[in-house]
Transfer RNA from Firmicutes bacterium ASF500, 74 nucleotides, folded computationally.

RNA sequence: GGGCCUUUAGCUCAGUUGGUUAGAGCAGCCGGCUCAUAACCGGUCGGUCCACGGUUCGAGCCCGUGAAGGCCCA
Numbered sequence: 001g002g003g004c005c006u007u008u009a010g011c012u013c014a015g016u017u018g019g020u021u022a023g024a025g026c027a028g029c030c031g032g033c034u035c036a037u038a039a040c041c042g043g044u045c046g047g048u049c050c051a052c053g054g055u056u057c058g059a060g061c062c063c064g065u066g067a068a069g070g071c072c073c074a
Base pairs, nucleotide, nucleotide: 001073002072003071004070005069006068007067010026011025012024013023019057028044029043030042031041032040050066051065052064053063054062
């Protein structure tokens, strides 16, 4: 220098051909159970969907530019 992939909750990740409200597990918090802790059970909390711009009635999803990380080639 060229090509490809990833970026969504504190962490690991889903998210269908663009459609009403963005989700799960774990973690945290509260409670139950227990002599107590763990495990288990119930509840709860949690998001500028990497940034900016564009398309559209409507974008996490499509397009462009950039950023960060990873892989391959030179």

The coordinates come from a structure-prediction model, not an experiment, and the mean pLDDT is 81. The same sequence occurs in records of 4 taxa. Rfam family: tRNA. Rfam links the family to the GO term triplet codon-amino acid adaptor activity.